[in-house]
RNA sequence: CUAGAUGGUUGUGUGACUGCCUUUUAAGGAGGAAAGUCCGGACUCAUCAGAGCACCAAAGCCGGGUAAUUCCCGGCGAGGGCAACCUCAGGGAAAGUGCAACAGAAAAUAUACCGCCUUUUAAGGUAAGGUUGAAAUGGUGGGGUAAGAGCUCACCGCGUUUUUGGCAACAAAAAUGGCAUUGUAAACCCCUUUGGGAGCAAGUCCAAGAUAGCCUAAUAAGUGUGGCUCUGCACAAUGGUUUGGUGGGACGCUAGAGAUUGUUGGUAACAGCAAUUCAAGAUUAAUAGUCACAACCUUUUUAGGUACAGAAUCCGGCUUACAGACCAUCUAGUAUA
RNA sequence: GAUCGCUUAGCUCAGCCGGUAGAGCAACUGACUUUUAAUCAGUAGGUCGAGAGUUCGAAUCUCUCAGCGAUCACCA
Repeated sequence: CUAGAUGGUUGUGUGACUGCCUUUUAAGGAGGAAAGUCCGGACUCAUCAGAGCACCAAAGCCGGGUAAUUCCCGGCGAGGGCAACCUCAGGGAAAGUGCAACAGAAAAUAUACCGCCUUUUAAGGUAAGGUUGAAAUGGUGGGGUAAGAGCUCACCGCGUUUUUGGCAACAAAAAUGGCAUUGUAAACCCCUUUGGGAGCAAGUCCAAGAUAGCCUAAUAAGUGUGGCUCUGCACAAUGGUUUGGUGGGACGCUAGAGAUUGUUGGUAACAGCAAUUCAAGAUUAAUAGUCACAACCUUUUUAGGUACAGAAUCCGGCUUACAGACCAUCUAGUAUA
Repeated sequence: GAUCGCUUAGCUCAGCCGGUAGAGCAACUGACUUUUAAUCAGUAGGUCGAGAGUUCGAAUCUCUCAGCGAUCACCA
């Protein structure tokens, strides 16, 4: 220098004028994603009763972090890349069931089309080789045999056992088995763990207006927070459904698992301590417009443009969108010293 | 703001516990008819909304996006 990898910062700036929202009248006023609403909480409400289920849903290597999580950190294993590094819904297929189209001899406990061999034209032995497929019952080589075969041997792979290291997942070594049922669980399922519901249009108060019906109870039935069963309890309008009225105001509402800096512990996520700081709270929705200068981009150079996008109870994550600029560390190649 | 659902041929819909996608109407061609309609015979038309993943194999299973649609105020 070129091509990459990982992590992070920023998200046009300054000034003037005219406006909008909040309030303490002097200050403040969109984001890294405010988005999708995919997870997890805080908070609020109602009448969350208990037990069982071969009900349901979710999670799934190991260890740690967190208020909590499907998130984060570290490690292990598998796969990809020359490498830096990246990706993984990564338990169980000898508990059981299902599926594996077409092709092929045979597709999951069986088999023989061509072939090889023996006697002989019918039977037997065999699986080395050929043919199909995404996948064919360990692979390569030597021995052995009528031909062959883990039949036997060496190496590799696999299973089992033991030892060592590690908190563990797991790794390494040794012995041993003679290979003893392929794949699929983002098919049913099994194992382990976890799990009540609704959601700020939650909910509370004030004002105004309107105010008429129907349905549901007596030992039975119905309703009662995912389903079923059993036991017990509650329920009379404050329930359900038509109909009518309102479309106002206040609270909830923003100081919080907050932010920044330093320091301590920890590989890290993160946690503790100290100091400083507080910076939107609107309700159909304010956060804007014009001008000047500067920066960058385009080329229609006396011009045009400024990525994605805009709070709506609040936080922690994830995912998705994003013009450009900058910083740090690392890898490969090339050139020079 | 919150909670749900749908997307397959030009239109309306099947197929959705995996094996290579169909029906009706519409379109086109031919026959019948003097001609048209109707009728009969045939033909074409599909990245199954988009992109990833699981699997030998995905319209179907899982995830992430896109578009469209539905419901939910308070008082008596």
Record summary:
Two RNAs folded together computationally: RNase P RNA and transfer RNA, 413 nucleotides in total. Rfam match: Bacterial RNase P class A. By type it is a ribozyme.